Transfer RNA from Baffinella frigidus, 72 nucleotides, folded computationally. Rfam family: tRNA. From the family's description: Transfer RNA (tRNA) molecules are approximately 80 nucleotides in length. Their secondary structure includes four short double-helical elements and three loops (D, anti-codon, and T loops). Further hydrogen bonds mediate the characteristic L-shaped molecular structure. tRNAs have two regions of fundamental functional importance: the anti-codon, which is responsible for specific mRNA codon recognition, and the 3' end, to which the tRNAs corresponding amino acid is attached (by aminoacyl-tRNA synthetases). tRNAs cope with the degeneracy of the genetic code in two manners: having more than one tRNA (with a specific anti-codon) for a particular amino acid; and 'wobble' base-pairing, i.e. permitting non-standard base-pairing at the 3rd anti-codon position.

RNA sequence: GGUCCCAUGGUCUAGUGGUCAUGACAUGAGACUUUGAAUCUCAGGACGCGGGUUCGAACCCCGCUGGGACUU
Numbered sequence: 001g002g003u004c005c006c007a008u009g010g011u012c013u014a015g016u017g018g019u020c021a022u023g024a025c026a027u028g029a030g031a032c033u034u035u036g037a038a039u040c041u042c043a044g045g046a047c048g049c050g051g052g053u054u055c056g057a058a059c060c061c062c063g064c065u066g067g068g069a070c071u072u
Base pairs, nucleotide, nucleotide: 001071002070003069004068005067006066007065010025011024012023018055027043028042029041030040031039048064049063050062051061052060
């Protein structure tokens, strides 16, 4: 240099064009407990950036950025 893959809460992850973006761990609050752990309930928190297509984009297209695999 070429080809391909990935980017979603603090971490991991689901989503394949349309209702409130899913779940787990973690965090905070509450219940329980003499206290703690465990368990249960609740809450906050995310689509890498810029364009395009579309009535509508996390999802499709292009470019950029970052990461990875193979290859010369």
The coordinates come from a structure-prediction model, not an experiment, and the mean pLDDT is 81.